[in-house]
About this RNA:
Lysine riboswitch aptamer from Paludifilum halophilum, 189 nucleotides, folded computationally. The sequence was found by an Rfam model in a public genome assembly. Model confidence (mean pLDDT): 79 of 100. Its Rfam family is "Lysine riboswitch aptamer". Rfam describes the family as follows. Riboswitches are metabolite binding domains within certain messenger RNAs that serve as precision sensors for their corresponding targets. NCBI's taxonomy places the organism under Bacteria, Bacilli, Caryophanales, Thermoactinomycetaceae, Paludifilum.
Formats: sequence, C1' cells, structure tokens
RNA sequence: CGAGUGAUUAGAGGAGCGGAUGACCAUCAGUAGCCACCGGGAGGUGCGGUUCCGAAGACCGGCGGGGAAAGGGGCGUUCGCCGAAGUUCUUUCCCUUUACCGCUGGGGGAGGAGCUGGACCCGUUGCCGAACAGGAGCGGGACUGUCACGGAGAAACUUGGAUGUUUUCUGUGGAGCACUAUUUCACCG
Repeated sequence: CGAGUGAUUAGAGGAGCGGAUGACCAUCAGUAGCCACCGGGAGGUGCGGUUCCGAAGACCGGCGGGGAAAGGGGCGUUCGCCGAAGUUCUUUCCCUUUACCGCUGGGGGAGGAGCUGGACCCGUUGCCGAACAGGAGCGGGACUGUCACGGAGAAACUUGGAUGUUUUCUGUGGAGCACUAUUUCACCG
C1' cells in the first nucleotide's frame, strides 16, 4: 500500500422497533362481584378429587337496586435501540382459571433450535380474544433500504488514455451470522 481475510469499533434504512407513563376515546356493559324480593327444590367449579357451602333453601331463573375491571385504540412525554424486534416448536419456572390438589385453558420469565431486511394494503382461518378492536398462522400485492449481476447516461477526479473511482436512472435476483466506514488489532500478499 491493498474494492485481501478474520475480529473489533462506529453507523444507515423509516408513517423504523420495543418498554414506561399521562390524560382521553370506543367497547367490555348496564355485564360480573354485592344487596333485597319472588319462583323453585338438591346439589354447588370448565373436568376429577378433598375441603368448604347448602332444606336456617345452595345452584339455576325472574325482577329491582347498584355498578366495575383486565384487554384495545390514537395522541403527548420519556427511556432503550437497528435481529431493533417479532414469531413457531420445545424444555423448565411462576401466576391465574375455586379455598386446596391434579388436568384443561390463558398469561408471564429463562434456555435451546428454526424463520422473518422493513413498513403498508388485501384475502383467508374451526386459533387467542367479549369483540366488528388487536394479535397469530397461511396466501397475495405493490412500496422502500441494502448488496450482487446487467443496461442507459452526465459530471468531476486519477491517468499517456480510461475499460479505473465517485454519481443518476433502470431491469433481475439474494438475504440481517447481512450492509457501510476515513476506527483499532492480528494474519496474508
């Protein structure tokens, strides 16, 4: 010195990702817990068991009083970031589903393996959910960033000259263990 190899450091994509918090909004819902009256008559949890409750009337139903919440949405503020993060399967722990245990269902944490560059829109599903919200799976669409291989230019630099370097547009394709770099270290030449 190098369009060299490996690591390290720092960065970029955009209605970018995730967390916290504030007020608001629709829905949950005039639902549930609770109370009173009436009906009714033996069991009462999503399932099983124990306990507990229950003829001093449980469960269930009607009517009346009363009256939530989790979850969700956009906005503001703030924090951490660019495999940000999300998700599938699996292992394990915790919480909840009733007072306890087990099962089932739901939620959360940690580990392992795999997939997804990103946001948006549409369709679909017997999944989670109260839900038409949101999520998840599957399929499709165009948009955008990055790199590779092509095509068409313009200007500048280097150069004896550009077939080199930078740069604009465009076509096709790949994937984030990627990409860029004027960081640092080691190796190779």